This is a predicted structure of a 100-nucleotide RNA (SAM riboswitch aptamer (S box leader)) from Pustulibacterium marinum. Rfam family: SAM riboswitch aptamer (S box leader). Rfam's curators write: The SAM riboswitch is found upstream of a number of genes which code for proteins involved in methionine or cysteine biosynthesis in Gram-positive bacteria. The coordinates come from a structure-prediction model, not an experiment, and the mean pLDDT is 83.
Parts: sequence; C1' cells; structure tokens
RNA sequence: UUGUUAUCACGAAAGGCAGAGGGAUUAGACCCGCAGAAGCCUUAGCAACCCUACGCCUGUAGAAGGUGCUAAAUUCUACCGUUAUACGGACAGAUAACGC
Repeated sequence: UUGUUAUCACGAAAGGCAGAGGGAUUAGACCCGCAGAAGCCUUAGCAACCCUACGCCUGUAGAAGGUGCUAAAUUCUACCGUUAUACGGACAGAUAACGC
C1' cells in the first nucleotide's frame, strides 16, 4: 500500500506544555474553540476486536497484556429505492482480526 470479514444511534476527561484553529477528504449546513483549537505528555476512564479463566465450540465472567476510543449517529446532507424533513441500502471513512 492493497484485500477479506466484523462492528460503527451505547459508553468513557482531568491536569501540564502549547497558542489558533478544529470536527477525515470536496461542497453545503451546523457545531466546538482565546472561559484556550490542533499537536505532544501525564494520569484516569470506556469498550471488549485480539486476549485471560471456566478443557475446546457455544456461552458466561474478567480486564493483566496488544490495539482502539473518551462533544454532537462516522455531527448531518450529497448516490440509489420507497409518496419521504422518515426509513432502508450503497459509496467513502474509522477500528479490529487475519492475509498478500
């Protein structure tokens, strides 16, 4: 970098440094932000993909370790279907496990 599968309306923040942006990309909307954004660090937490225990599967329980995450549904819309401010699906994206 690309592929397969699964999940994505639940959940979980304080402090320090820093100093103007941020919410993936394009457009629009909306929102967060000097009462301190991004980023980095520390601590805490959430979740349960891998994992651990119950001999295995299933299932149940757990959280030491590997990841991940801790505003708003993946913030919403965009493409398709259905009378469509709604619902379902697709694309894209994120995360995990596995593989090339």